[in-house]
RNA sequence: CAUCAGACGCCGCCGAAUCGGUGACCAGGCAACUGGGAACUGAACCGGGGACCCGAGCACUUGGGGUGAAUCCGCGGCUUGCCGUGGUAGGGCGAUUUUUCUUCCCCGUCCGAAUCCGUCAGCUAACUCGGUAGGCGGUAGCAGUGGAAGAA
Numbered sequence: 001c002a003u004c005a006g007a008c009g010c011c012g013c014c015g016a017a018u019c020g021g022u023g024a025c026c027a028g029g030c031a032a033c034u035g036g037g038a039a040c041u042g043a044a045c046c047g048g049g050g051a052c053c054c055g056a057g058c059a060c061u062u063g064g065g066g067u068g069a070a071u072c073c074g075c076g077g078c079u080u081g082c083c084g085u086g087g088u089a090g091g092g093c094g095a096u097u098u099u100u101c102u103u104c105c106c107c108g109u110c111c112g113a114a115u116c117c118g119u120c121a122g123c124u125a126a127c128u129c130g131g132u133a134g135g136c137g138g139u140a141g142c143a144g145u146g147g148a149a150g151a152a
Stems, first nucleotide, its partner, number of pairs: 010138005018043005025036004044132006054122001063120001064117004072087006090111005099152007
């Protein structure tokens, strides 16, 4: 100097998963104090259960239901349970016009899982029970590159 990887800080993304208060205890320090922090608790956000009315006949193991965008349809393989693959309902992100913001169309790109309850739950005021996790991104150069509406 180059390449690869890691850590911290900061800036971002999906998601409800954020912001405070008290603070056992632990570490450092002569001390003042500093840092971490179980547990409890408040706000905010999110989810479940739960009347009248409305809806729905009910039961049937082919059970039924919840969270979530994550449903459904082909083809192939094969140890018939799963795997691979192509789409798809649906969902996230991005870019310009038009200074910024919001929304919509178009385009590009990615996802289209997983899991919980346990025979039981429609909606649902009062009421009531829970959650506040987890997972990711932040090289360089060149060329080219769509619009609309509203608000400020």